[in-house]
RNA sequence: GGGGUUGUAGCUCAGCCUGGAAGAGCACUCGGCUGAAGCCCGAGUUGUCGUCGGUUCAAAUCCGACCAACCCCA
Numbered sequence: 001g002g003g004g005u006u007g008u009a010g011c012u013c014a015g016c017c018u019g020g021a022a023g024a025g026c027a028c029u030c031g032g033c034u035g036a037a038g039c040c041c042g043a044g045u046u047g048u049c050g051u052c053g054g055u056u057c058a059a060a061u062c063c064g065a066c067c068a069a070c071c072c073c074a
Stems, first nucleotide, its partner, number of pairs: 001073007010026004020057001028044005050066005
C1' cells in the first nucleotide's frame, strides 16, 4: 500500500441479506419472600445503533468517505 471481518444497553450478543415501533440474557433499581442475606417471584430504568455525509415519505438496515480492533496479501 491492497483486501476481508467486526463496531447495537454497564457486559455478552440478536436484529442488517428482504428499509417501516430498537430487542434478549446477565447486571442494575424498586417491591414481595427472609431474623438478615442469597435463591426464587413480580415490576421497572437502561441506547447520539463507531463518526460524518448521501438516497428515501421513512435508515441500525441501502450507498460513499473516514475512525478503531482483529485477520490475510504485499
Annotation
A computed fold for a 74-nucleotide RNA from a Nanobdellia archaeon, annotated as transfer RNA. Model confidence (mean pLDDT): 80 of 100. RNAcentral holds the sequence, with entries from ENA. Lineage of the source: Archaea > Nanobdellati > Nanobdellota > Nanobdellia. It matches the Rfam family "tRNA". Its family is annotated with triplet codon-amino acid adaptor activity in the Gene Ontology.